[in-house]
Large-subunit ribosomal RNA, domain II from a Limnochordia bacterium, 716 nucleotides, folded computationally.
It was read from a public genome assembly.
Context: one part of a larger RNA
RNA sequence: GCCAGCGAGUGUAUUUUUAUGGCAAGGAUAAGCCUUACUACAAGGUGUAUCCGUAGGGAAACCAAUUACCCGCAGUUUACGAGGGGUAUGGUAUGAAAGUGCCAUUGAGUCAUAGGAAUACGACCCGAAUCCGCUCGAUCUUGUCCUGGGUAAGGUGAAGUCAGGGUAAAACCUGGUGGAGGCCUGAAAAGGUUCUACGUGCAAGUGUUCUUUUAACCUGGGAUAAGGGGUGAAAAGCCAAUCGAGAGCGGUGAUAGCUGGUUCCUGCCGAAGUUGGUCGUAGUCAAGCGUCGAUCGAGAUGGUGGCAAUUGUAGAGCUACGGAUAAAGGAUUUAGGGGGAGAAAUCCCUCGGUUCUCUGUCCAACUCCAAAUGUUGUCACAUUGUAGACAUCGGCAGACGGCAGUACGGAGUAAGUGUGUACUGCGAGAGGGGAACAACCCAGACUGAAGUUAAGGUCCCUAAAUAUUGAUUAAGUGUUAACGGGUAAAGAGCGCGUGUACUCCAAGACAGAGAGGAGGUUAGUCUAGAAGCCGCAAACCUUUAAAAAGUGCGUAACAGCUUACUCUUCGAGAGUAUACGUCUUUAAGAUGGACGGGGCUAAAUCAAUUACCGAUACUUCAGACGUCUCAAAAGGACGUGGUAGGCAAGGCGACCGGUCAGGACAGAAGUGCUUCCGAGAGGAAGUGUGGACCUGGUUGGUAUGAGAAUGCUGGC
Numbered sequence: 001g002c003c004a005g006c007g008a009g010u011g012u013a014u015u016u017u018u019a020u021g022g023c024a025a026g027g028a029u030a031a032g033c034c035u036u037a038c039u040a041c042a043a044g045g046u047g048u049a050u051c052c053g054u055a056g057g058g059a060a061a062c063c064a065a066u067u068a069c070c071c072g073c074a075g076u077u078u079a080c081g082a083g084g085g086g087u088a089u090g091g092u093a094u095g096a097a098a099g100u101g102c103c104a105u106u107g108a109g110u111c112a113u114a115g116g117a118a119u120a121c122g123a124c125c126c127g128a129a130u131c132c133g134c135u136c137g138a139u140c141u142u143g144u145c146c147u148g149g150g151u152a153a154g155g156u157g158a159a160g161u162c163a164g165g166g167u168a169a170a171a172c173c174u175g176g177u178g179g180a181g182g183c184c185u186g187a188a189a190a191g192g193u194u195c196u197a198c199g200u201g202c203a204a205g206u207g208u209u210c211u212u213u214u215a216a217c218c219u220g221g222g223a224u225a226a227g228g229g230g231u232g233a234a235a236a237g238c239c240a241a242u243c244g245a246g247a248g249c250g251g252u253g254a255u256a257g258c259u260g261g262u263u264c265c266u267g268c269c270g271a272a273g274u275u276g277g278u279c280g281u282a283g284u285c286a287a288g289c290g291u292c293g294a295u296c297g298a299g300a301u302g303g304u305g306g307c308a309a310u311u312g313u314a315g316a317g318c319u320a321c322g323g324a325u326a327a328a329g330g331a332u333u334u335a336g337g338g339g340g341a342g343a344a345a346u347c348c349c350u351c352g353g354u355u356c357u358c359u360g361u362c363c364a365a366c367u368c369c370a371a372a373u374g375u376u377g378u379c380a381c382a383u384u385g386u387a388g389a390c391a392u393c394g395g396c397a398g399a400c401g402g403c404a405g406u407a408c409g410g411a412g413u414a415a416g417u418g419u420g421u422a423c424u425g426c427g428a429g430a431g432g433g434g435a436a437c438a439a440c441c442c443a444g445a446c447u448g449a450a451g452u453u454a455a456g457g458u459c460c461c462u463a464a465a466u467a468u469u470g471a472u473u474a475a476g477u478g479u480u481a482a483c484g485g486g487u488a489a490a491g492a493g494c495g496c497g498u499g500u501a502c503u504c505c506a507a508g509a510c511a512g513a514g515a516g517g518a519g520g521u522u523a524g525u526c527u528a529g530a531a532g533c534c535g536c537a538a539a540c541c542u543u544u545a546a547a548a549a550g551u552g553c554g555u556a557a558c559a560g561c562u563u564a565c566u567c568u569u570c571g572a573g574a575g576u577a578u579a580c581g582u583c584u585u586u587a588a589g590a591u592g593g594a595c596g597g598g599g600c601u602a603a604a605u606c607a608a609u610u611a612c613c614g615a616u617a618c619u620u621c622a623g624a625c626g627u628c629u630c631a632a633a634a635g636g637a638c639g640u641g642g643u644a645g646g647c648a649a650g651g652c653g654a655c656c657g658g659u660c661a662g663g664a665c666a667g668a669a670g671u672g673c674u675u676c677c678g679a680g681a682g683g684a685a686g687u688g689u690g691g692a693c694c695u696g697g698u699u700g701g702u703a704u705g706a707g708a709a710u711g712c713u714g715g716c
Stems, first nucleotide, its partner, number of pairs: 001716006011121013026052003032046005056063002067088005075080002089104006124261002127258001131251006142225009151215001153185003156181001160177006189212003195207001197206002227243001229239003264651003267647003274287005289398001290396006299384003303381008315369001316367002322363003326359001328357005334352001336351006402426008411417001431442003446623007456613003459598003465610001467609006478600002491585003495582010512569005518542003524536002548563001552561002624640006652705001654702010670689008
C1' cells in the first nucleotide's frame, strides 16, 4: 500500500415543544401487594400517598375577579356575525389620592406513545502534555563499603651506596652499583580524538585513526543510598534503550473554546462570514440572514413614468468669501539686512515687508455657480396578493475566518498590499467562450430527442467564409477583449499614408550642371606679422547681371579652394510648420521556445456588409416529480443548480423475537456471469459453482448501513 472484519448522536432523570390517542373540570397513579401465565420478566387487578389543572394579586399578614358596548373575518338575510380586535368595568399590590404593575371577562387540562431541542451526567467518536495517590526498581548507571583478581615486553636511570681520584678534613670529580617516577615506547585492559564508510547497518553507533597503560589505574563477586528523593571531580549528568523529576497500577472515559473522523436513498426550501456585548477576537450570547408550523385578514413592492419638493458631490470658478501661488510693473514718512558717498547730519542703490495694477494658476476640511444619479411625497401604470401576501407568535438551526470584479474613497514608494462604501459574482454554480485558468464574457443544469441562437468564432489542428467592398502596414509589426509590471515610456526618424496653414513658382521655382564671384583696399585698430577669415570696434563707397570690409577649409603672413549673391541651361512642381493614422528606433538575462501550435503578407489592422458554426440558454415533442386548482381522476397554470442547515417528507436494506404462510439433496445459504424491474437505496429471474439449511407478509425491538479518523486487528 491493497483486501477482509471491527469502528462514532446512546441511556436515565427533569423541562419544553409538535403530532397522535384515552379521559375531561378533571386527568394520572408511584412504590408495594394479589391473581394468571411462564421466564421475549408480561398481562389484569389493587394501591389514591402524591403530582398537574380548575384564580389571581401580594415579601407577607391577607384579600379575592357579576358584566356592558363598539368594530369585524368566514358565512349569509347587509345587518347579524363562532373565533379575532378595541373601549369601559372588575380582582389584588402599592399609594392620602391621581395613577401604575400583574391578572379576569366563561374555562381545557391531564396521562400515554412517538419525534425535535435543552439541562445534569464520559453524553457523537478517537487524541494530549499534565496533577495527585499507592507500589516496584541501583543485574544498566552514580557514589561509598567489604572481599578477591589483573597490568606482555622494552627504554630512561633519581636518591642512596661501592671503588678510584681529590682535600688538612670536607666539599667536589670520574666509573660502577642501585632501581625512583600520577616518567617514556607499546600489547592485554580502559577510553572515545579525528575522519568518513555504513546509515531498513555487523551494530537502537559500528569501522578506521587516535589517547592512557604502577595509577586520582582497570576489574569479578557481595552490600548499601529511592523519586521533589538518591547519587553526582557538576554535564541538570545518572538512577534498567525511560530523567528540568523513573517505571507500573490507580483517580480516569482527567480536561481539550484545538486537529481529524462521523457509515443507505429520494423530494421541497435554502443561509452567513454583518451589528452589539464578552479576560472577548481559533470561542460564545443577543439581533440580522435560513427553514417548518400556527394566527391574522388586505394590501405589498430595491419596478416604470408624470408632478412637486430636497441636495451641494462630479464639473467649474475665484476683484464671490476663506486660504495657497508664479512672472512683470508701480507706490511706500516701511520694522529690518547688505553695499556706496560723506567729517557728520543725511542721501543714493539693492534685498526684504506692506499695498496697488495687469497677466497666469490651485484647494478633502473654499464656493458667486452647479449637474447626472439619488432621496421624500403624491398620482397613474406594472408585478404580486383571499389559491392568504404584508404582519405577528412559536419549534429547529447554521453562521458570526470570507474572497474577486466594477465604480468611488483613506493608508502605502509600491504590491496577486492593507482598510472602507455600493452593486454583482465565487463561496454554495454545472454548461459554452477566454490555449490551460473559483471570480472576466455568455448563461442559472428535472430527463430524453430535435431545431434556433448567445458570448466567441469560420486556412489546418477544429464545427463554420482561403466570403464581399474600401483603405493601411513590410516591421513577421501583427495574428493576446480587458485585467493581473503577465508592462512598455519620454525622446529620435529625408519611414509611409491622409489632412490643414503659410511661402516660392512658366516674369521659369527646387535640385544638378556651365560660368562669374570684382575695384577703392593689404579698409581702421592691434601686432614681429594680421592682406575677408587670432582679436577689438565699425559696416562705407564704386563698377555691376551679381559679388559680404566676407560662410567654411587653408598660410608664419600672402597665396590657393569654397560659400553667400548673379547669369545661363533645364522645364514643373518645390519648401516650411502642424494634426491624425501606421511603422522603425529607444527595447538588455541567464538550457532552445513560443501568436495555444502549424503556419500566415493576410490567415495582420481599420471601416462596412451578408452568410454560416456555436451552450445544459430559447423553442418544439415526449416523459418524471413538486405546489395550486381538485371529493378523486383527467386537464390546466407555475415550478424542479445547490454547501452549512431546516422540513406535522416519504422510503430501501441488515440482525434478533411474536404471529400467519412457505421453500429446500428432483439441490438451501453463500458466490461468478448474464438479463430484466425500480427515480434511487435496492429487488427479481436465468445459468454455472456450492452441498444444508433458508425465506415472504405483518408486528415488536435494535450495540442497524464505512472509503477516508498518520483509525484498530488479521492476511498478502